[in-house]
Predicted 3D model of an 80-nucleotide RNA (c-di-GMP-I riboswitch aptamer) from a Thermodesulfobacteriota bacterium. The sequence was found by an Rfam model in a public genome assembly.

């Protein structure tokens, strides 16, 4: 270095909840808090859910979720 992923080691991240904001909503941002997490780092390409509307003869639209799934892409250590 690849693959891997430890009864190592330095550390990161942060579910639910509660308070604030922002949004019609889904949901997002900050404090607090830790279910968990080998990328729970970041990309909506694709498939899935959820939200607006709108159709209901047939549709097509916009937005959300990476912590749903695949999939790209960077990254810390170095045991078997």
């Nucleotide at each position: 270095u690849g693959c891997c992923g430890a009864a190592a080691a330095a550390g990161c991240c942060a579910a639910a909840c509660u308070c604030c904001g922002a949004g019609u909503a889904a949901u997002c941002g900050g404090a607090g808090g830790a279910c968990g997490g080998a990328a729970a780092g970041c990309c909506a390409c694709g498939g899935a859910u959820c939200c607006c509307a709108g159709u209901u003869u047939u549709a097509a639209g916009g937005g959300a979720u990476g912590g749903c799934c695949g999939g790209g892409u960077u990254g810390c250590c170095g045991a078997a």

Its Rfam family is "c-di-GMP-I riboswitch aptamer". Its family is annotated with cyclic-di-GMP binding in the Gene Ontology.